[in-house]
RNA sequence: AAAAGAUAAAGGCAAACCAUUCAAAAGAUUGGGACGCAAAGCUACAGGUCUAAGGUUUUAAACUAUGAUGGCUGGGUUGCAGAA
Numbered sequence: 001a002a003a004a005g006a007u008a009a010a011g012g013c014a015a016a017c018c019a020u021u022c023a024a025a026a027g028a029u030u031g032g033g034a035c036g037c038a039a040a041g042c043u044a045c046a047g048g049u050c051u052a053a054g055g056u057u058u059u060a061a062a063c064u065a066u067g068a069u070g071g072c073u074g075g076g077u078u079g080c081a082g083a084a
Stems, first nucleotide, its partner, number of pairs: 012037002017032003021028002035071001041077003045074003048069003054064004
């Protein structure tokens, strides 16, 4: 220096739900609210998942991301404290 992360201290974030706004939807913003989180900080590169406006088709319907999801997983990157 790097990996790993027990016990404490200082703190941090905010699920569901409700209201509000945006969106075709998925979902997101803002406020309230806490299920939880050692990165539940940031990042859409890879995989997975969700939606299907538009497009296509065999037109009951099905397929499709350019959309979304970082609180699905991995990767990248930045952080508080500090044992084995």
Molecule: c-di-GMP-I riboswitch aptamer
Organism: Domibacillus sp. PGB-M46